Predicted 3D model of a 716-nucleotide part of an RNA (large-subunit ribosomal RNA, domain II) from archaeon UBA460.
Context: one part of a larger RNA
This record gives sequence, structure tokens and C1' cells, in this order.
RNA sequence: GCCGAGGAGUUUAUGUCUGUGGCAAGCCUAAGUUAAUACGGUGGCGUAGCGAAAGCGACCAGCGCGCAGCUUCGGCAAGGCGCGACGUCCGAUAAGGGCGUGAAGUCACAGGUGUAAGACCCGAAAGCAGUUGAUCUAUCCCUGACCAAGGUGAAGCGCUUCGAAAGGAGCGUGGAGGCCUGAAGGGUUAUUGAUAUGCAAUUCAUUCCUCUGAGUUGGGGAUAGUGGCAAAAGACCAAUCUAAACUGCUGAUAGCUGGUUCCCCCCGAAGUAUCACCACAGGAUAGCGUCGCUGAAGGCGGCUUGUGAGGUAGAGCUACGGACGGGAGGUUCUGGGGAGUGAAAUCCUCACCCUCCCUUCCAACUCCGAACUUGCAAGCGCUGUAGAAGGCGACAGACGGGCGCGUAUCCGCAAGGGAUAUGGCCGAAAGGGGAACAACCCUACAAUGGGUUAAGGGCCCUAAAUCCCGGUUAAAUGUUAAACAGAAUGACGUCCAACGACUAAGACAAUGAGGCGGUAAGCUUAGAGGCAGCUAUCCGUUAAAAAAAGCGUAACAGCUUACUCAUCGAGUUGUUGGGCUCAGAAAAUGGACGGGGCUAAACCGGGUCCCGAUACCCAUUUGGACUCCGCAAGAGUCUCAGGUAGGGGGGCGAUCUGGUUGGGCAGAAGAUGGGGAGUGAUUCCCAGUGGACCGAUUAGAUUUGCAGAUCUCGGU
Repeated sequence: GCCGAGGAGUUUAUGUCUGUGGCAAGCCUAAGUUAAUACGGUGGCGUAGCGAAAGCGACCAGCGCGCAGCUUCGGCAAGGCGCGACGUCCGAUAAGGGCGUGAAGUCACAGGUGUAAGACCCGAAAGCAGUUGAUCUAUCCCUGACCAAGGUGAAGCGCUUCGAAAGGAGCGUGGAGGCCUGAAGGGUUAUUGAUAUGCAAUUCAUUCCUCUGAGUUGGGGAUAGUGGCAAAAGACCAAUCUAAACUGCUGAUAGCUGGUUCCCCCCGAAGUAUCACCACAGGAUAGCGUCGCUGAAGGCGGCUUGUGAGGUAGAGCUACGGACGGGAGGUUCUGGGGAGUGAAAUCCUCACCCUCCCUUCCAACUCCGAACUUGCAAGCGCUGUAGAAGGCGACAGACGGGCGCGUAUCCGCAAGGGAUAUGGCCGAAAGGGGAACAACCCUACAAUGGGUUAAGGGCCCUAAAUCCCGGUUAAAUGUUAAACAGAAUGACGUCCAACGACUAAGACAAUGAGGCGGUAAGCUUAGAGGCAGCUAUCCGUUAAAAAAAGCGUAACAGCUUACUCAUCGAGUUGUUGGGCUCAGAAAAUGGACGGGGCUAAACCGGGUCCCGAUACCCAUUUGGACUCCGCAAGAGUCUCAGGUAGGGGGGCGAUCUGGUUGGGCAGAAGAUGGGGAGUGAUUCCCAGUGGACCGAUUAGAUUUGCAGAUCUCGGU
């Protein structure tokens, strides 16, 4: 892991609500007695409230509206609603306000739920009390046992020798030591070796430490749990220790984790606000869900018009406040600097101030000012008497949300970042598309069958065009709707457009020829001859030719160019804008357009056809709500049918009990195989097996349904 069995909302008391039934201004008993029926009326709830209390003490309906219903169609009108009135308390014999008043309860049973109890089940670490342990281990006490061999050679003693002596030296002898080497014994350093479901809940191998001592060890004894013992590590106290084990309190408590057992049908959330809390893993109230009652004709997130509200986007500023670049002019009150003077006057200039012109801004500026949002009214639309809106009650869940979704806004350098509003989606939503992919696109599923489309696609994988027309790209650019990249800056790559210039009086390019004279212009300079520099840049001959645009020389020379002619014969050239493309372009195993592959099967524009969902349409069926309907059956209507938490409704099955009614040795239950029915839980039939009990229906009662809980026990 699998199989079998076990395995989790129970019981009592009490509050409250719903349903059914009995009796009803009343209803009911408890303990107890009794075979049973019954007795038992102490007492409980209700029938009056208000007030702290003293105390006082209420509509047998006065007016109106009006649903159902009835109707002579005029109305009447149970229940209901609005007034009014009344009781009491506060108050001033007020006003105003609080609570109450025109009669419904009570008992039983069943169900929902609250509270108290172990309270759906399993689960702590802990706390306290009482006991049991020192056969392990720690320390101590008593009494025993044990330590091969070798080495070293302290004191003391003897002899010899030196010395006046004290004493020294040498040679022996001797055998000390928490001395040395090293078995047994004890220990356990390293390999961080082996092993690591082991040989072993600490072992094995090699290596290592110690081995006459603070040594090792047998037997007996002492110390006990807020205690012991400790050469002190929080070590050890029986595989248990920063407080042992066992038993009890004990089903400790757990706002935490996990689990919580059959089916179908209807509806269907929230992750927000506030409050208190050693609180943010929880709770309470409201909001949001479900169900019931009530209610009575309106309700409404849409559109249009009208009429109000608003100060954003934008814009503007000589319309205020504030900020800001430059220029012109002016006034002189004031100030700084300078000139001037004996000192002044005076003059110039800068600032300030005023005027004018040009120019630039503002979340906390506004002379202005949208879209847009919103109040009210009307019309349209949707919805509602098959009962909406509203009201009351019962039962919840939820108070971790998320989105690389759209729009608007804020914080942040930024982020698959944080925050807010509004709408959508996921959460709780399947199906088709996006290669795969909670929230992107399409569209939302009762069952079966058929057809048509959506998004997206139509070369092959793979359903459908190797479809048609016109362009672009040569980079495999691309073949990616987005999420899921590609910038600044560059390109005589190529295409398109616009506007110029030149051109048949011959352009542009190429080739051939010319490219001269005054003159070596003048000046400068060693030189300066078109070409170091400065000045000037004329005239002539010409088809044309510079007082020279570039190389070059020391300076000349020399080579080109401008300019001209000829050959040739049709476009050439510039600027701006746009499309596609290219460079910019670097990551770690070889690799990704989904792949193959594609020059279209890429990109842009146009067209026709086709494929393609649980969408839409059609047919049949089921269920739901509602109408007709005494029940049932049946018929009809519906823009009905996803679903987590959760609410509501109806069923299936198990065991036992009462009533009714059946089957069985001519074969019960069970188990095996086979065949039917039902949306399903389930159920019926047949065969052989088996060998003695077993059902159906109705009413009731439950230790009543398992895949999960590192669930328990057993098997494998």
C1' cells in the first nucleotide's frame, strides 16, 4: 500500500422558534401511590400594566383607508394599516417622551437552534497529588580480589679517597617514584573507515591513551524527585532527565492541525464596515445567502428630454495669489558704486518702483471651463397581482482573497511591487480557442440525437483553401492577439509619396580633345613663378579656360579639377515624409515558430468558400415554478435547469419493536455467475451452490451507511 472488521453532532436539563394534535381564559401536573386505569392541585405558565418604591391601574371600536371575501355592483368589509382615545412613570394638575392597552394560552410529541454539562471525533507540551525505583549510572561507607615481562636507578648503608673540620668525590650495595616501555585489565584519539530496515537502539576493524595508582574490580550497604549525586558536562539517577517512572485528578485545556460515513431536487454567498479584546489564525453587530410568515401595487443599476448641483481634464494669467527669462522707456522718493566739488549742485550706472513689448509656469492660482458624475420631474423601456418593493422572524456561512484583466488615481528608481475607486472574471465555472497555462478571447453545461455558427483556424501532424486579387520582405525577418521583450543611435538595403533642379537647344556617367595670352599679377621673400603669407582678383583671344579647387617642387617643372567641344542617346540629381528590412543584439549539457517544415505555409490590404463549442436552432424526454385542479392523475404556460461555504425540500438502505399480511427442507439466509428496472441511493428475476430460517407493508425506536483522520485491530 491493499483486503476485512471497528471508527466521529449524542444524551439529560433548560430557553426559544417551527410543525402536528388535545383542551381553552384557561392549560398542566411533580415527587409519590397503583397490576392497570387512575389518584396526587403543593406548584408552574397564562389571564394587566407602569413605577426604584409608595402606589395607581387600561378601547365589550370613536373616525378613516383598505387586501381576501361577499355583493342588489351602489357598496359592505374578518384579518391588516393610519388616526384618535386610554393606563402608568418622569414632569409644573404642562409640553414632550418611555413602556403598555380593542383577550390566547397551555400541555404533549417531532424537528431546528442557544446555554450548561467531556458535548462531533482523535491529538499536546504541561500542572498538581500519591506512590515505586541507586540490580544501569553518580558519589560515599564496609569487606574481599587483581595488576606478565623489561627499563631507569632517589634516599639510606658499605668500602676507597680528599679535607683540620664541616663535608666532598669515586666505586659498590640498595630498590624510591600519582617514573619509563609494554601484556592482562581499564579507556576510547583518529580514520569524521566499515555498518547505518546493523551482528549491535552505539557494534566491527586498524590506530591510539593508560597500566603501583586521584588504579581496576566482586559482594554488601547509604543518599530519592524542586529531591539526590556531581574533579561541573546540566552530566547521571534502570535504552527515560533544563526536574525520573507509575497511578490518579483526566475525556486537563487546545481561538490550532487532521478527519467527520447513502442519493436526488431548488436557491446560493463572503473575504467589507464598526466594536471590544496581550489583539489582527479568534469573536460580536451590520452588510451579503437560505427558509417561513406578513404585505399590497408598485419597483428599477437602462435610454431620452427638461431643470438643478459640481470646478476636474484642458486652458489662461494685464483676472487674483505665487513663481519666472529678456528688452525698451520713465519717475525721481530711497539706497549702493563711480565721476565731480572746499562742500554741494550736477552727471553716469546698478538696484527699487511705474508703464509698455516679447517669452515661460503652478496639487495646496482661477477671468474661464468640458467630457463625465449626480438630485428631481416627465416620457420610453424592463419587471411585478402566477404577489414585486417593504416589514417581521428562524437558520447560516463569512470577516486570509486573487487577476501580467479594462478604466481612473496615489506611493515607489523599479518589480510577477504596494494602496484606492468602479466594472468584469477566478474564487464557487464546465466546454471551444490561446502548444501546455485559476482569472486573456468566445461562451457558459438537465438527458439523448440532428443541424448552424462564435472565438480561432483551413501544407502535414490535425477537422477545413497548397483558394482568388494587389503590394512588401531576402533578413528564415517572420511563421507569437496580448500576457511572453528589444532601446537610444545609425544604414547609397529596398519600396512608396510629396516638393524642387537639370534634360532632345542632348542632361547624368564614361571616353577623346582643349584647359590659352598680358603674366613669373602686385607686395613680401634667400626664393614666393595659380597653389607659405598679405592686397587685389582685372583685361584680351575664345567653343571654353580661375590673378586658380586639390596633389606636387627648395623655387620652377609636372599631374588633376573647375570650364568647353566632340562621341553617346534618355532620363539624371537633391530634400522631406512613410513601409518593410539591416546593425546596435553577450550565459552557462544540444534545442526550439507546439513540431515537421515553409521564400510563403511570412507581412500589409481586399474577396469568396469551408472547418470549428456543452453557445444558437430543431426533435424527443426528465425535473422545477406557476395556472386549471378536493386528493390523485392529467393538460397548459415559462427569457426556468453551472455551483464551494451554506440554507431549504424529498427519498434509498441497515438493525430492533408493535399491528397487518406472506414465503420456506417440494429448499430460507448467505455467497457465486447471469439477465432486467430506476436520474440515483438501490432493487427485482434466473441458475447451480448452500442447508434453516426469511421477508413485505404500516407505525415507532436507533451505538444506522466510510476511502481518507502519519486513524485502531487483524490478515497479506
The RNAcentral record of the full RNA draws on SILVA.